[in-house]
RNA sequence: AUGUGUCUUCAGGGCAGGGUGUAAUUCCCUACCGGCGGUAAAGCCCGCGAGCCGUAAGAUUUUCUUACAGGUUGAUUCGGUGAGAUUCCGAGGCCGACAGUAUAGUCUGGAUGGAAGAAGAUGAUC
Numbered sequence: 001a002u003g004u005g006u007c008u009u010c011a012g013g014g015c016a017g018g019g020u021g022u023a024a025u026u027c028c029c030u031a032c033c034g035g036c037g038g039u040a041a042a043g044c045c046c047g048c049g050a051g052c053c054g055u056a057a058g059a060u061u062u063u064c065u066u067a068c069a070g071g072u073u074g075a076u077u078c079g080g081u082g083a084g085a086u087u088c089c090g091a092g093g094c095c096g097a098c099a100g101u102a103u104a105g106u107c108u109g110g111a112u113g114g115a116a117g118a119a120g121a122u123g124a125u126c
Base pairs, nucleotide, nucleotide: 001125002124004123005122006121007120008119009118010117017029018028019027031106032105033096034095035048036047037046038045043094044093051072052071053070054068055067056066057065058064059063076092077091078090079089080088098109099108100107
């Protein structure tokens, strides 16, 4: 220097106040939150993870576990500055897995889980 092997650690935030009701942090008013990589600094540009579905294998088979280079997967406009910004500044808008429960981005649960990835240790090669 390469970023290849092994290992370790880390890796998601948020309903305060009010209304209706037998019952709602789920409805209504208002409030609050924003994983990872890329790129002019991004929840809503591109990609990834998670979630969900499927397939295969296995098990202690109403279900669970593992694997997959299978599928699916939300949401942005206007103005300003600039060489360059759907990323910055100003203004307005929008979005948010599954299961449970009075209908949930924010509660509880799978999850003391998994993971995009980040950092470090050590070996290897040049």

FMN riboswitch aptamer (RFN element) from Sporofaciens musculi, 126 nucleotides, folded computationally. Of the family's consensus pairs, 100% are formed in the model. Its mean pLDDT, the model's own confidence on a scale to 100, is 80. The source organism's lineage runs through Bacteria, Bacillati, Bacillota, Clostridia and Sporofaciens.